[in-house]
Description:
This is a predicted structure of a 102-nucleotide RNA (Purine riboswitch aptamer) from Cytobacillus oceanisediminis. The organism belongs to Cytobacillus, within Bacteria. Its Rfam family is "Purine riboswitch aptamer". From the family's description: Riboswitches are metabolite binding domains within certain messenger RNAs that serve as precision sensors for their corresponding targets. Its family is annotated with purine nucleobase biosynthetic process in the Gene Ontology. The family is grouped with related families in Rfam's "Purine riboswitches". Model confidence (mean pLDDT): 79 of 100.
RNA sequence: AUUAUAUAUGUCGUAUUACGUCGUAUAAUCUUGGGAAUAUGGCCCAAAAGUUUCUACCGAGCUGCCGUAAAUAGCUUGACUACGAGGUAAGUGUUACUUAUA
Numbered sequence: 001a002u003u004a005u006a007u008a009u010g011u012c013g014u015a016u017u018a019c020g021u022c023g024u025a026u027a028a029u030c031u032u033g034g035g036a037a038u039a040u041g042g043c044c045c046a047a048a049a050g051u052u053u054c055u056a057c058c059g060a061g062c063u064g065c066c067g068u069a070a071a072u073a074g075c076u077u078g079a080c081u082a083c084g085a086g087g088u089a090a091g092u093g094u095u096a097c098u099u100a101u102a
Stems, first nucleotide, its partner, number of pairs: 005102004010097002013094004017089003021085005026056001029049001031047005041066002050057001058078007
């Protein structure tokens, strides 16, 4: 000096985990059956539809409407879940490389 192995260190990529952003689905929507309340009220249970789709399908507020009956309407706002694509952070694993030691 070269080669191989081992250890340590650092860097890059990658995998994983967590968080968040954007996009798609779905409009947190719609249709029935049964029960319940009644202007200080307007709810509960079940089933079906909706999605290249599992799950969910409600809460709050405001404005109407219903003259006592069986029916609620509109608007605003707040998620979860599934899939896809970027991003951030940390430790761990792994590949390669640098350096040092044996």